[in-house]
RNA sequence: GCAAGUCGAGCGGCAGCACGGGUACUUGUACCAUGAGUAGAGCGGCGGACGGGUGAGUAACGCGUAGGAAUUUGCCCAGUAGUGGGGGACAACAUGUGGAAACGCAUGCUAAUACCGCAUACGCCCUAUGGGGGAAAGCAGGGGAUCUUCGGACCUUGCGCUAUUGGAUGAGCCUGCGUCGGAUUAGCUAGUUGGUGGGGUAAAGGCCCAUCAAGGCGACGAUCCGUAGCUGGUCUGAGAGGAUGAUCAGCCACACUGGAACUGAGACACGGUCCAGACUCCUACGGGAGGCAGCAGUGGGGAAUAUUGGACAAUGGGCGAAACCCUGAUCCAGCCAUGCCGCGUGUGUGAAGAAGGCUCUAGGGUUGUAAAGCACUUUCAGUGGGGAGGAAAGGUUAUAAGUUAAUAGCUUGUAGCUGUGACGUUACCCACAGAAGAAGCACCGGCUAACUCCGUGCCAGCAGCCGCGGUAAUACGGAGGGUGCAAGCGUUAAUCGGAAUUACUGGGCGUAAAGCGCGCGUAGGCGGCCUGAUAAGUUGGAUGUGAAAGCCCUGGGCUCAACCUAGGAACUGCAUUCAAAACUGUCAGGCUAGAGUAUGGUAGAGGAUAGUGGAAUUUCCGGUGUAGCGGUGAAAUGCGUAGAUAUCGGAAGGAACAUCAGUGGCGAAGGCGACCUCCUGGACUGAUACUGACACUGAGGUGCGAAAGCGUGGGGAGUAAACAGGAUUAGAUACCCUGGUAGUCCACGCCGUAAACGAUGUCAACUAGCCGUUGGGAACCUUGAGUUCUUAGUGGCGCAGCUAACGCAUUAAGUUGACCGCCUGGGGAGUACGGACGCAAGUUUAAAACUCAAAUGAAUUGACGGGGGCCCGCACAAGCGGUGGAGCAUGUGGUUUAAUUCGAUGCAACGCGAAGAACCUUACCAAUCCUUGACAUCCAGAGAAUCCUUUAGAAAUAGAGGAGUGCCUUCGGGAACUCUGUGACAGGUGCUGCAUGGCUGUCGUCAGCUCGUGUUGUGAAAUGUUGGGUUAAGUCCCGUAACGAGCGCAACCCCUAUCCUUAGUUACCAGCGAUUCGGUCGGGAACUCUAGGGAGACUGCCGGUAAACCGGAGGAAGGUGGGGACGACGUCAAGUCAUCAUGGCCCUUACGGCCUGGGCUACACACGUGCUACAAUGGUGGAUACAGAGGGCUGCGAAACGGCGACGUUUUAGCAAUCUCAGAAAGUAUCUCGUAGUCCGGAUUGGAGGCUGCAACUCGACUCCAUGAAGUCGGAAUCGCUAGUAAUCGCGGAUCAGAAUGCCGCGGUGAAUACGUUCCCGGGCCUUGUACACACCGCCCGUCACACCAUGGGAGUGGGCUGCACCAGAAGUGGUUAGUUUAACCUUCGGGAAAACGAUCACACGGCUAUCCGCACUUAUUGUUCUACGGAAAGCAGGGACUCAGCCUUGGCA
Repeated sequence: GCAAGUCGAGCGGCAGCACGGGUACUUGUACCAUGAGUAGAGCGGCGGACGGGUGAGUAACGCGUAGGAAUUUGCCCAGUAGUGGGGGACAACAUGUGGAAACGCAUGCUAAUACCGCAUACGCCCUAUGGGGGAAAGCAGGGGAUCUUCGGACCUUGCGCUAUUGGAUGAGCCUGCGUCGGAUUAGCUAGUUGGUGGGGUAAAGGCCCAUCAAGGCGACGAUCCGUAGCUGGUCUGAGAGGAUGAUCAGCCACACUGGAACUGAGACACGGUCCAGACUCCUACGGGAGGCAGCAGUGGGGAAUAUUGGACAAUGGGCGAAACCCUGAUCCAGCCAUGCCGCGUGUGUGAAGAAGGCUCUAGGGUUGUAAAGCACUUUCAGUGGGGAGGAAAGGUUAUAAGUUAAUAGCUUGUAGCUGUGACGUUACCCACAGAAGAAGCACCGGCUAACUCCGUGCCAGCAGCCGCGGUAAUACGGAGGGUGCAAGCGUUAAUCGGAAUUACUGGGCGUAAAGCGCGCGUAGGCGGCCUGAUAAGUUGGAUGUGAAAGCCCUGGGCUCAACCUAGGAACUGCAUUCAAAACUGUCAGGCUAGAGUAUGGUAGAGGAUAGUGGAAUUUCCGGUGUAGCGGUGAAAUGCGUAGAUAUCGGAAGGAACAUCAGUGGCGAAGGCGACCUCCUGGACUGAUACUGACACUGAGGUGCGAAAGCGUGGGGAGUAAACAGGAUUAGAUACCCUGGUAGUCCACGCCGUAAACGAUGUCAACUAGCCGUUGGGAACCUUGAGUUCUUAGUGGCGCAGCUAACGCAUUAAGUUGACCGCCUGGGGAGUACGGACGCAAGUUUAAAACUCAAAUGAAUUGACGGGGGCCCGCACAAGCGGUGGAGCAUGUGGUUUAAUUCGAUGCAACGCGAAGAACCUUACCAAUCCUUGACAUCCAGAGAAUCCUUUAGAAAUAGAGGAGUGCCUUCGGGAACUCUGUGACAGGUGCUGCAUGGCUGUCGUCAGCUCGUGUUGUGAAAUGUUGGGUUAAGUCCCGUAACGAGCGCAACCCCUAUCCUUAGUUACCAGCGAUUCGGUCGGGAACUCUAGGGAGACUGCCGGUAAACCGGAGGAAGGUGGGGACGACGUCAAGUCAUCAUGGCCCUUACGGCCUGGGCUACACACGUGCUACAAUGGUGGAUACAGAGGGCUGCGAAACGGCGACGUUUUAGCAAUCUCAGAAAGUAUCUCGUAGUCCGGAUUGGAGGCUGCAACUCGACUCCAUGAAGUCGGAAUCGCUAGUAAUCGCGGAUCAGAAUGCCGCGGUGAAUACGUUCCCGGGCCUUGUACACACCGCCCGUCACACCAUGGGAGUGGGCUGCACCAGAAGUGGUUAGUUUAACCUUCGGGAAAACGAUCACACGGCUAUCCGCACUUAUUGUUCUACGGAAAGCAGGGACUCAGCCUUGGCA
C1' cells in the first nucleotide's frame, strides 16, 4: 500500500464530473432550465458471522465414531392467505457555535421499501375453552376500455413485502464408547447430588433462584500436577505396533492482553462497539488515534524460509432486475536444485598404446580408446518465422413457445452477427549454424564397493563403532589412480527399523538383573461331570453409516514420467436387525472322580503350661597337704606361705541337657532335643457313611517371624561385645593369654530384618528305572533280622528331555494349565527428597543430575599361590677350600678433565668386546693442513714406474737438484703405475639392535614341544601327552577313544681306559754283539710309543611273573664306563648398526682425510674379579728325583766367554718325534730359624743398571744394592666343589718389537663328606583356587595435592502458578426506582400507558496491603504467628536555596 462492499429499478437531494439544449457575449467563459448518465456525502436495504490466517489456550462432549430429543434456520424450493387506510419524526441541508485535532452542540426544514397506530385474520399464538391477541411497502415496464386536478387513478406482468405450513441447508443441545504422562498427587465435592416450585433461553437442564433431603465422584485411578489443538491421514514396519498431525480436507479454539454486551436469521464479531491494562504514535498538554495469527513488505530473533508482481481471462463469493462493480479468495507470474519426475552436457571410429602425470624390481605398468585425428548427429540453450487450447458467457438482430386483453414487457428455445485471455515472446511446429555454450560431490583400514607414492613423526590431525598417528601411516595432509552417486553430492538434526533390547503377536527370574522370610485371607482372576432354558460374550447374514482426497487395482489424458482424471476395491470400526446354540457366561435341576465331615488306628525334639532329675562348671564351709598353679609357639599379666593348684566331704545358685543321634522325625517358615503332668494344632492310614464344586491363587489387608537391639521389672553359674592388663609387632586400637560389664536366661511390650538359601513362589496333571531310609497298610507261607506289593515322606545314582554351561532329572531347572510377585547395561544407589511405621536404632516405598563402554555368568588354556601330592639338581644338609678385613694388579661406577672415545648394566655387565692403548692402534681432545679427496669405477691431458740428495717446517706438506726412459705392438697405439683437470661419485667407528640379516647369551642338556586322522564338546578346547609302575630321560612296559607321526632324549662323531692287527724313523731296546758307556753303533720288530684299521659292553647270561630294578657271574671296563662336541618349540622388542652385511635418516671445503702433541694410564671415594700374604703341614741355604702338552727360520738359539744379575759378545754349532725354549715345582734327605710384626710378609721409596723400540717424561717390563708399609686368618653376608674331583704344585701357548697376577691348555701330588629331602633357591608332572592374561615386578582400595565437569550448601534476592482472606467496584446486563426528561397511542385534556437518562442492588476487571522500631494483649518448653494503638523523629555534623538587616567591592541606569 492493498485485502468488503454494493444497490439511483427504496429515498430526499445535487458537492463534483462529462455529454446534449438555451441566454449573454470578451468564441470560450459565465449563467439558466432541463434530459439521459455518472456519482462524493447522507437516510434506507442486503452483505461485513462467508472467504483468508494462526495453534496461544484446551485432557474437555474439545475431537473421533455411533445414536438421541426439548429447538432454531436470512437468502433458496413448494403450498395457503393477504398486500386496505392513516400519522408523527430524524439525517442530509441551512444558520449559529465549541475544539489544535478527533469530534461535536443548539435551533430550523424535508423524503422513503426508515418509524408508529388503525382495519382485516384461512391458517398462527395464548387460554380458565367463555374468549383474547397479532401483519404488510412499495418499485420498474406496458396498456385496450373507463375516469382525471393530466401528475395519474385503474388494469396487467415482473420483482419486492406480510402471515403461516412443509422441505432443503446451516446451527445449537444431550448421550454410549474411544482419546498422553505422573500414586514421591488418595481421597474430592456446598449449587455440591437429587426433588418441588419459579425465573431464564430458540431449546432440555442447578443454567439461575427459593425451599426440602444428604447426597454425588473415586483403586475399572476421582482430585491435583505436567504436557498437548483433535481427526481423515503421513513416515516407518513382514505384520502387530512405534513416531507424528507441514501441504490438502473435516471439526474446534483464538484475533494486542483481560472483561462485556449491542445489532442481527446467525457474533458475544480478525480489517464492528464499550471499558480496563500494556505498548506505539499525534498534540496547541486540555485531549485524541492504533491493533498484519489477511496479501506483499520492514525490523528483531535465528542454523534457517520468498515479490511492497499481474489479472479478475477462468472457478467461486457479495450486492444488484441486469450490464456492471468489488474480491491479495482464486488463477497466474517472480525467487529458492527444498522435494519428485524427465532431458542434456554428444555419437561412432581411432594403438604410434603419443605427450604429460603417477609408479617402478629401470624391463615395464597405469591414466588409456581416454585424448589428438577422422566420420557423423543437433535434443536443450541461441536466432528468425508460424501457432492451438483454456471462451462458456454477455451484447445485438431475427424468430418460435409460455404468460397476458395485448403483436407491451418478461421468461425459455433456435439462427445470424458481434465479442471477452492475466498467463503470453504460452504449449507445439518449421528453418538456420556449429560439438559448438553446459560435471560435480563424497569416499577408498574393517563394517563397506574402491591402493599406491610423497610429506608429517602421539606433532599436526582423523574418528559413526572398533580405533589410527611415537621416522618405512592403504586410517592424518597432498598427489596419481580407483569406487559410488550424479545436477546433484556430503554433513548435521530428527523418526521408525534392525532391537525378540518392554517380548499382544514375541522374553525371562538355581548361579548372568529378577521368587515377597512364611502363612491366612478380601476384591479380582480362574475353575470337575450331566440335562434343560437363555442369548451377554461368540459365529454367520442383511441394512445404515464409515465425507472427499490419500493408499491399492483397472482404464484414460499430458511425446514418457512425476502429475491429473474416471471407475472399482478397501476403510479390518460402530449401530440396528435376523438367525445359530458347540464353547464361555447367567438361571434352574441333578451327579461324585476335586474338596470336606463323621468313625477306628499310628509315628513324632509340633506348640504352650506346671513340676522333677542327674553329670559338669563356679562360689562358699570344713578336712588332708605343700610350693607352686595357670597359661603359651615361647612368655608374661593373673592366683598362691594370709596355704593356692591337687584331693575328700557338705552346701548354694544359675544355665544347658553328653551317650541314644541317624543326608532320622515334626512344623507354613523362623525353628524344635533330659524326664513327667494338663491343654492343644497338624499329618499319615483302614473301612464305611454323609455334604455335593463348597476348589485354586491372591493386589491391598492381617498374623507369625533367627540373632542382635530397645523399654519396664526380675535373675546372673558359665560365657562374653565394650573396657583393662600381658604378649606379638616397625606399629597391633587385631589374631594369642589373664580378667571383665552390658547381653545371653525369665515375664510383659516393641523392633520386622538375615547368604530369612534348595540363592529354586503356590496349586494340579502327565513323563524309563535302580539302590537306601522313616511312618502306615495288604497278600503269601518256609513264621523269619522273611518275601512280594502298595502308599505318605526323606536321600543317592541315572535315561529321555531341558540348560549358555555348570548341572536338574516323578521332591524337575522336563511337558502343560491357573494365579500372584519380580527383572530390563554398570556405577551413582537400595542412596537423596517426600510419605508411612518406629521410643530410638532404623525399616519400607523410592528417583535424578552426572559418569563409563562396559559390568556380569559358566566353562577353556596358561601363569601365579607364604594351596596340596610326586620327583630332580653342589639346591639344602654333610664336608673341603675360599671371597668379604690388608697391600698390590685389573675392570666398573662416580668425580674430574680440552679429552679422560664407544659399547656391555640382576642372575645372563664389571681380568667383559680388548689373544695384550708409549707412537701406531684410536674411534676422543688441542693445533696445523687437504677438498673428486687416504680408497673404487669411468672420461680427458701429461708423464715410464721408481730411486737418491738437499732446504723450510713439529710433521703432514711444499720447494730445488739428480739418476732412470722399462714391457707388448699390426707402429696407429696399448697394459701397469704416477701427476693434473672435470663431474658422476667416494668417504663417515655419524643416528636408529625398538626397521633388519647374521652371530651370541639365558632359562637349560631342563624333558619337554607339537602335528595328521579319528572321537568328545554349541564353542574356546579336550583326548593322544592323563592313570598304574619305571627311568638320567614323554626311557620303557601295562592299561586306555584313540591310532600313528615329527622336533627333542638316547645312539651315530671325537678324546680317554683293555686287547688284537698293520707299519717301524727322528721314537723303542727284551734277547745277541760292539762300545768312547751316551740306544752311541750293528741289529731287532718283542715291549713302550706313534697312527691307520678292528675287537669289546648289549641288562646279552643266571635268580626274582612285564617294563624295569636289585643281586651275581665273567670282564680292562657294568648298567649312559669317564670327558667333549651336539642346545627341541619357544621366552627375555636380551646383546651387538663399533667384526661384517644392510633399509631409512643425516654430514659433503666436513660428522670425510693427513699429521704433531695430548688423552683412553686422571683420583676424595664405592663395588666386582684376582695375585701375594699374615707363617713352622712354614721361611731360608745348599744337595737330589720324576712329567705332560706345546712353540720355534724376520724364529728357537746350545756350548763357550764376560757380568752378582737382568743381560751381553761371537752367530760359530744344531734345528721340527733328530736341535732348542727347558732348569719342572711341590716332593725327598738335611742345616738353620723357635712364635716374634720375626730369617714371616713384601708394598712403597732412593740409588745404579741392562733390554725392546724412531722414541720408555706423561706411560714399559726386567736386574742389583738399599728401604721394609699394611697384614697375626678377617663383621653382616656370600662363592666353588661329589673323584683323579676339591685343594695344592709347577710347565707351555695365543696376542706380541717390548709389556700378564688375565685368558686358553698341560701334567705332578692328591683328600673329606653325602643321614636324608623338613627348610632356602631353581626346575618337571598331576591336581586345586583365582577378580591375573604386557600373566604376582599382576591386579587393586582409600586419603591427600592441583585442574576440570555435574550436582549441592550459602547471608540472601527476583519471578511464575495456586488455596484462603480483605479493600475496592470501570464498562456492561438484569432487578428496583420518592429523581430528571419525553414526537407517534389512549384521554374525562388534569393526565395515563410506555420509554430514555440518572440513582441504587446483584454479578463483575485492574489494583492496594507484606519493611523497620516501640508498647500492650493473647498463646507457647522454645522457634514463631495474629491483632490493636502510636511513631517514621529529636539532637549533632555537613551542604544548598530563599528571605531580612548591616557592611564591602565591581558594573550599569536614572
This is a predicted structure of a 1454-nucleotide RNA (small-subunit ribosomal RNA) from an uncultured prokaryote. Its Rfam family is "Bacterial small subunit ribosomal RNA". The coordinates come from a structure-prediction model, not an experiment, and the mean pLDDT is 81.